[in-house]
Molecule: Lysine riboswitch aptamer
Organism: marine eukaryotic metagenome
RNA sequence: GGGUAGAGGUGCACUUUUUAAAAGUAGACACGAGGAGAAAUCCGGUUUUCUAUGAAUUGUGUUAAAAGGAAAAAGUGCCGAAGGAUUUAGAAUACCGGAAGGUUUAGAUCCUGGUUAUAUAGUUAACAGCUGUAUGACUGUCAUCAAUGUGUUGAUGGAGCGCUAUCUGU
Numbered sequence: 001g002g003g004u005a006g007a008g009g010u011g012c013a014c015u016u017u018u019u020a021a022a023a024g025u026a027g028a029c030a031c032g033a034g035g036a037g038a039a040a041u042c043c044g045g046u047u048u049u050c051u052a053u054g055a056a057u058u059g060u061g062u063u064a065a066a067a068g069g070a071a072a073a074a075g076u077g078c079c080g081a082a083g084g085a086u087u088u089a090g091a092a093u094a095c096c097g098g099a100a101g102g103u104u105u106a107g108a109u110c111c112u113g114g115u116u117a118u119a120u121a122g123u124u125a126a127c128a129g130c131u132g133u134a135u136g137a138c139u140g141u142c143a144u145c146a147a148u149g150u151g152u153u154g155a156u157g158g159a160g161c162g163c164u165a166u167c168u169g170u
């Protein structure tokens, strides 16, 4: 230098099922008010569709979801597992132009050992959860120093391109 196998533990990610919540919400229907617009993120235009057999908006009543996210169980793949920031090039979102955001694919650079609590910002229906930042606690690993009963303990510090074991090349 290269390969193989492992460890950290409320360890990481994914899939399926059930459950709660989302929510008596969106939507649909009926009656009433209203009286010409409405629909696909926003603005402008086009196309298409609905609309005086009553649009937008609104009141009452009846009916009534789902996605994303969460918990539990089972299973699968693993230990940069994985998560995030910035940026580049695409794809779809009725069409054209502009603005913004989300989803997704493939790269580049950088950050984070892991878990968790508190505060704060974002996201979300949410006070759940997730993500970022800051400050703590616990924990694993290595280095240095000290003690030592030689088993370990304590202090300080570093980072996963790390650490342990083993094989192999120089």
Base pairs, nucleotide, nucleotide: 001168002167003166004165005164006163009079011078012077013076014075015074016073017072018071019070027063028062029061030060031059032058033057037050038049039048041099042098043097044096045095046094082112083111084110085109086108087107088106089105090104091103113139114138115137116136117135118134119133120132121131122130123129141158142157143156144155145154146153147152